[in-house]
Context: one part of a larger RNA
RNA sequence: CUGGGCGUAAAGGGUGCGUAGACGGCGCAUUAAGUCUGUUGUUAAAUCCUCCGGCCUAACCGGAGAACUGCGGCGGAAACUGAUGUGCUAGAGGGUGAGAGAGAGAAGUGGAAUUCCCGGAGUAGCGGUAAAAUGCGUGGAUCUCGGGAGGAACACCGAUGGCGAAGGCAGCUUCUUGGCUCAUUUCUGACGUUGAGGCACGAAAGCGUGGGGAGCAAACAGGAUUAGAUACCCUGGUAGUCCACGCCGUAAACGAUGACCACUAGAUGUUAGUCUGGCUUAGCCGGAUUAGUGUCGUAGCUAACGCGUUAAGUGGUUCGCCUGGGGACUACGGUCGCAAGACUAAAACUC
Numbered sequence: 001c002u003g004g005g006c007g008u009a010a011a012g013g014g015u016g017c018g019u020a021g022a023c024g025g026c027g028c029a030u031u032a033a034g035u036c037u038g039u040u041g042u043u044a045a046a047u048c049c050u051c052c053g054g055c056c057u058a059a060c061c062g063g064a065g066a067a068c069u070g071c072g073g074c075g076g077a078a079a080c081u082g083a084u085g086u087g088c089u090a091g092a093g094g095g096u097g098a099g100a101g102a103g104a105g106a107a108g109u110g111g112a113a114u115u116c117c118c119g120g121a122g123u124a125g126c127g128g129u130a131a132a133a134u135g136c137g138u139g140g141a142u143c144u145c146g147g148g149a150g151g152a153a154c155a156c157c158g159a160u161g162g163c164g165a166a167g168g169c170a171g172c173u174u175c176u177u178g179g180c181u182c183a184u185u186u187c188u189g190a191c192g193u194u195g196a197g198g199c200a201c202g203a204a205a206g207c208g209u210g211g212g213g214a215g216c217a218a219a220c221a222g223g224a225u226u227a228g229a230u231a232c233c234c235u236g237g238u239a240g241u242c243c244a245c246g247c248c249g250u251a252a253a254c255g256a257u258g259a260c261c262a263c264u265a266g267a268u269g270u271u272a273g274u275c276u277g278g279c280u281u282a283g284c285c286g287g288a289u290u291a292g293u294g295u296c297g298u299a300g301c302u303a304a305c306g307c308g309u310u311a312a313g314u315g316g317u318u319c320g321c322c323u324g325g326g327g328a329c330u331a332c333g334g335u336c337g338c339a340a341g342a343c344u345a346a347a348a349c350u351c
Base pairs, nucleotide, nucleotide: 003323004322005321006320007305008304012319014201015200016199017198021194022193023192025088026087027086028085029084030083031082033081034080035077036076037075038074039073040072041071042070049065050064051063052062053061054060091191092188093187094186095184096183097182098181099180103177104176105175106174107173108172109171110154115149116148117147118146119145120144125136126135162169163168206247207246208245209244210243211242215241216240220236221235222234223233258318259317260316261315262314263313266296267295268294269293270292271291272290273289274288275287276286277285278284279283300307301306324351325350326349333344334343335342336341
């Protein structure tokens, strides 16, 4: 390489959009590139194979045939693939009518709580722990009442719930805006699937500039603990956490399970619809069906665990990836980045 694989053994790209490419529904006609076939030229000889012959035999040698495969020319076939034309509606998309939603961006706004400030009342403690101490407090703290400032997060509802491609998204209102589901079968007529490169998005931390800073809190300081304690516990506390703009581009970015299509027992929750039956009709109890989201489970699969119509079952298309452990999510080189670093990615050596 081939092959075999990728939930947990090595292996699914963090996610989407999409270029090239690969693959692609039903009918008719044409074509003849692929395909099949006839013929012809060529594919040196030797070698290999079969038959015959020559050395006593074998090796060896000679003759004939077959074969080797491909490539070119000419003629033919037309099922399949391709190409061209024309048509169809089951894929895909649009229209119309409904529906749900923490989907996104912007602006405004609300209450609880923490902290701080001011005022009243009040007095000796408060705080903290396993126990303490550092710390705060007679310059009046803690506790309590009233007023004010400011920042961040949104209790209950809340869910095994919903939405989003993923990251992720939660007080309320308004504006702008994306996607999805159901019904209808009204329109287009294969417009599809996947997707190397590419482009975009991408938690937290981190970086740049400017704001902001209540609480929390790396670093740091102190108090404890301890043999020590650069920790766990306590008192403080700066970056940061928040906002705007610009970078970074990584995560156990996980369902550790790529996307799309088809097929293959059921049972039982739940979310959003549609159709429909019954009843004691603001509603309740069913039945059918579509789309999601859970649990259990048949066949089957699996090394087992487990998966099981949301497949890890049975098939198809396509992309990514793996190939003993360490060295090594490394070095060197290259690209990107302000930097931190990211991406790509070896070898010696060793077991």